About this RNA:
Predicted 3D model of a 533-nucleotide part of an RNA (large-subunit ribosomal RNA, domain I) from a Cyanobacteriota bacterium. The full RNA is in RNAcentral, with records from ENA. Lineage of the source: Bacteria > Bacillati > Cyanobacteriota.

[in-house]
Context: one part of a larger RNA
RNA sequence: GGCGUACGGGGGAUGCCUAGGCUCUCAGAGGCGAAGAAGGACGUGAUAAGCUGCGAAAAGCUGCGGGGAGUUGCACGUAAACUGUGAUCCGCGGAUAUCCGAAUGGGGCAACCCUACAGGUUGAAGACCUGUAAUCCUGCAAAGGAAGCAAACCCGGGGAACUGAAACAUCUAAGUACCCGGAGGAGGAGAAAACAAAAGUGAUUCCGUGAGUAGUGGCGAGCGAAAGCGGAGGAGCCCAAACCGGAGUUGUUAAGGCAACUACGGGGUAAUAGGACCUCAACAGAUCUGAAGAUAUUGAACUGGAACUGACUGGGAAGUCAGGCCAUAGGAGGUGAGAGCCCUGUACAGGUAAGAUAUUCAAGGUUAGAGGUAUCCUGAGUAGGCCGGGGUCGGAGAAGCCCCGGUUGAAUUUGCCAGCACCAUCUGGUAAGGCUAAAUACUCCUGAGAGACCGAUAGUGAACAAGUACCGUGAGGGAAAGGUGAAAAGUACCGUGAGUAACGGGGUGAAAAGAACCUGAAACCGUACGCUU
Numbered sequence: 001g002g003c004g005u006a007c008g009g010g011g012g013a014u015g016c017c018u019a020g021g022c023u024c025u026c027a028g029a030g031g032c033g034a035a036g037a038a039g040g041a042c043g044u045g046a047u048a049a050g051c052u053g054c055g056a057a058a059a060g061c062u063g064c065g066g067g068g069a070g071u072u073g074c075a076c077g078u079a080a081a082c083u084g085u086g087a088u089c090c091g092c093g094g095a096u097a098u099c100c101g102a103a104u105g106g107g108g109c110a111a112c113c114c115u116a117c118a119g120g121u122u123g124a125a126g127a128c129c130u131g132u133a134a135u136c137c138u139g140c141a142a143a144g145g146a147a148g149c150a151a152a153c154c155c156g157g158g159g160a161a162c163u164g165a166a167a168c169a170u171c172u173a174a175g176u177a178c179c180c181g182g183a184g185g186a187g188g189a190g191a192a193a194a195c196a197a198a199a200g201u202g203a204u205u206c207c208g209u210g211a212g213u214a215g216u217g218g219c220g221a222g223c224g225a226a227a228g229c230g231g232a233g234g235a236g237c238c239c240a241a242a243c244c245g246g247a248g249u250u251g252u253u254a255a256g257g258c259a260a261c262u263a264c265g266g267g268g269u270a271a272u273a274g275g276a277c278c279u280c281a282a283c284a285g286a287u288c289u290g291a292a293g294a295u296a297u298u299g300a301a302c303u304g305g306a307a308c309u310g311a312c313u314g315g316g317a318a319g320u321c322a323g324g325c326c327a328u329a330g331g332a333g334g335u336g337a338g339a340g341c342c343c344u345g346u347a348c349a350g351g352u353a354a355g356a357u358a359u360u361c362a363a364g365g366u367u368a369g370a371g372g373u374a375u376c377c378u379g380a381g382u383a384g385g386c387c388g389g390g391g392u393c394g395g396a397g398a399a400g401c402c403c404c405g406g407u408u409g410a411a412u413u414u415g416c417c418a419g420c421a422c423c424a425u426c427u428g429g430u431a432a433g434g435c436u437a438a439a440u441a442c443u444c445c446u447g448a449g450a451g452a453c454c455g456a457u458a459g460u461g462a463a464c465a466a467g468u469a470c471c472g473u474g475a476g477g478g479a480a481a482g483g484u485g486a487a488a489a490g491u492a493c494c495g496u497g498a499g500u501a502a503c504g505g506g507g508u509g510a511a512a513a514g515a516a517c518c519u520g521a522a523a524c525c526g527u528a529c530g531c532u533u
Stems, first nucleotide, its partner, number of pairs: 001532009015518001016483002020454002022451007029443002031149002039100003042055003046078002050074002061094006070082003105114003115133007135146004153184001154182005164171001168218001194201002205232005215223002236435003239379001243266003247262006271413001273378004277372004285367005293360006302350003308323005324341002326330001332344003384408008394420001415430005470477002490517001493505004
C1' cells in the first nucleotide's frame, strides 16, 4: 500500500408524512375610487427585530346579535392585568382612520417644503388647531359628473417580425404578438333593401353536422366557407316625414290676415305596402314600470343532533377475540397504531339582524279595428358609376355582395334594391335613423366539493420572514431553506475539568429520537483485527 471483517465519522439519497401547490365542477360575486381607491411610507405592544392587525381614539374604540370560561395574535418567557356586572372569541353595523399615492391650494428628488382666506387657542407677536382653495364637462345659478386602479373575457383604432414555403419576392406566420381608446357583468350582433329556388324559411347569437366539402392558392406552402338539417335559447320595438296645434322670430299686407324659419307638443312607423287625409266603428282588452306598507321565501354568527363495552397484546387500542347498538348520520378530520357508536362533526331539523327575491297594491306609461283612395309623406351629396384600397372561401379574376378614401351623381310606389359579370322573365325584399333580454365568453375574488394530479431537485418562483435574502445605476433578475417526541416529559442531581466547553455517571421516554434532533443509502475519511506485498 491492497483486500477482507467489525465499529465509526461524513453526507443527506431513499421510504413514510403534509402545513403548500396544480387542474377542474357547482354555486356566488363580477368591481373599488374625490365620502380619497389600488398600492405604499411612517408609526402603533410593559418588554418588540420580523410577520400579522391596527392608525395619534393606533394587536385597538363602540351599538346590536351569538357564545359561555377562560384571556392579553404568530410567540411556548417574565411582569402586570382583564373576566359569570359575561371577558377573549365569532357575525352584522358605526366611529377613528397620520403622510404619500388619481393626489386635487402652490411646489417637489413620493411619503417632504411653502401659502391664502374664514373660524378658534393666546394679553400680544409668533406658533398651533379646524375648514376651504386643482383641472375639465354640464348648468343661469345652486349643484352634479369625470379622472385613477383592477386577472381574464369583449368591441373599436393602429399593427410587426422570426417562421413556413426545405432559398425567396406574391403568399404564410396573422389581423397573431404588441400599442392606444372604450364598455359591461358580460360585450358584440340583432328584427330582412335576408336566404332560397319553382318548394319554401322567417331577427340575432352559440353548439353539432354539413366539411377539410364548395372553393381559393408562385393551383406551391397552405388557406378554407355558406345554405340546409339537428339542438340551446326565444321577444320584439321606437323615431324621421306627411298632417294638426299653440309659442317665438322674420318678411309682407288691400291691417282681416298670409308666408317662411326655429324649437316644442300631438300624430305616425309599413311591403298582401303602410301612413297622412276622408267615412264608419270603439273605450273593452293586453302589456310595462312600480314608492311606502303587508305577506311569503331566503338570509350571518349560531343551536339541537343517534349509537359500546369487556378481555388480550402493547408505552399507548381505534388493532385482535367476544358480545352488543345507531343509521334520513358507514362524508371527513382528530384522538398515544387502523374508531359509524371517544371528540369535532356528518344526515336531518331549527334560528334571526342588515339585506335579497317573489306576490299584492296606490299612481303612472304604452298599445288596437274596417273601408275609400284623387292629393301628400315614407331617411340625398345618399344609392349607383369610375379610380384606388380593404372584408368575404374568393390572391383582379367572368367577380357579384359589404365597407373606406377620391371623383362624379339618381329615382320617389307606374318607385327602388337583391337573387355571383351583364340582359330578360320570375322570385325575395323595402337601404341611406335608433333601441333590444336569453342561449355565448372569462375568473383577480368568495363558499362547497372532486382528482387513475405533485409530494419538498416534485408541485406555484414561493409548504419556511418569498417576490424575501441577494445581484443590478436601472429596466430587471431572483434563490436556498419542511419533519425531536404521543406529550417537553427539552436530561434534576453528582463527578472529571480552568470552564457556562467537552465527557463520565444518573434521570426522562416505548425508543435518545437530545434540538446540527424520523428513516439515515452512496461518494469520501478513519480506528481495530486478520491475510498479503